The prediction has a mean pLDDT of 83. Large-subunit ribosomal RNA, domain VI from a Candidatus Saccharimonadota bacterium, 258 nucleotides, folded computationally. Its Rfam family is "Bacterial large subunit ribosomal RNA". Lineage of the source: Bacteria > Bacteria candidate phyla > Candidatus Saccharimonadota.
[in-house]
Context: one part of a larger RNA
């Protein structure tokens, strides 16, 4: 840009495209059919796995360099404390949030149908018989194929449908800003004061693991009480204190002609 010569939102039809498609073992029919026995099923029901695909983080784990603790060396804050800076994040123990496991746990692949392949048949001639057809006619028959199953999908230009709502002065769209289910950029999405969008602040989960300072206790190291503290990034819920202010561009003219 196009989709009949208006503009918003929103269900949707599938023409077509891709994806899936896999299989052990147990138990049960049954120790039954069969078999002298030894052994040992066809159909048909049920169970429970491996791979392997898709989802997700409540569990179990990973990671998690702006969290939380210990701690060595060293400079430095005048000195104790106390604490900061470097040394791979110094180094070590742990860990929200995310994202993430061939290590977590949820789910699939059916089941059923069309036509059929190899087989395997019914009816039957030619050929009085026989013969599934190297005749005519009717069937059974596989994981292949077409359906179903899950995505995608009207630039399917043959450009579809269908519902609601707007528009004589402004329907609606954009630019601007706040930002995260999203993200290279763009776009998507959540919002802009008629507001909970981020950020501060507040609870109260969660992580660290009981701060600093004071007293006691001990020659000291160092313990003990205060105190399940104290300090905290991504998450959760509430709150307009911060900033989304204020403003600006576009644009149908009731929708071509006849």
């Nucleotide at each position: 840009c196009g989709u009949c010569a208006g503009g918003a939102a929103a269900u949707u039809u599938g023409a077509g495209a891709g994806g899936a498609u896999u299989u052990g073992u147990c138990g049960c029919u049954a120790g039954u059919a069969c078999g002298a026995g030894a052994g040992g099923a066809c159909c048909g029901c049920g169970a429970u796995g491996a791979a392997c695909g898709c989802a997700c983080c409540g569990c179990u784990g990973g990671u998690g360099u702006a969290c939380c603790g210990g701690u060595u060396g060293u400079u430095c804050u005048a000195c104790c404390a106390a604490g900061a800076g470097c040394a791979u994040c110094g180094c070590c123990g742990g860990g929200u949030a995310g994202c993430u496991a061939u290590a977590g746990u949820g789910c699939g692949g059916a089941c059923c149908a069309g036509a059929u392949a190899a087989g395997c048949g019914c009816u039957g001639a030619a050929a009085g018989c026989a013969u599934a057809u190297u005749a005519a006619g009717c069937g059974c028959g596989a994981a292949a194929c077409u359906g179903a199953c899950c995505u995608c999908a009207a630039g399917a230009u043959u450009a579809g449908a269908u519902u609601u709502c707007c528009c004589c002065a402004g329907a609606g769209a954009c630019c601007c800003c706040u930002g995260a289910a999203a993200g290279a950029c763009u776009a998507u999405c959540a919002g802009g004061u008629u507001g909970a969008u981020a950020g501060g602040c507040g609870c109260a989960a969660g992580g660290u693991g009981u701060a600093a300072g004071u007293g006691c206790g001990g020659u000291a190291a160092c313990g003990c009480a205060u105190u399940c503290a104290g300090c905290c990034g991504a998450a959760g819920c509430g709150u307009a204190c911060u900033a989304a202010u204020a403003g600006g561009u576009c644009c149908a003219u009731u929708g071509a002609c006849u």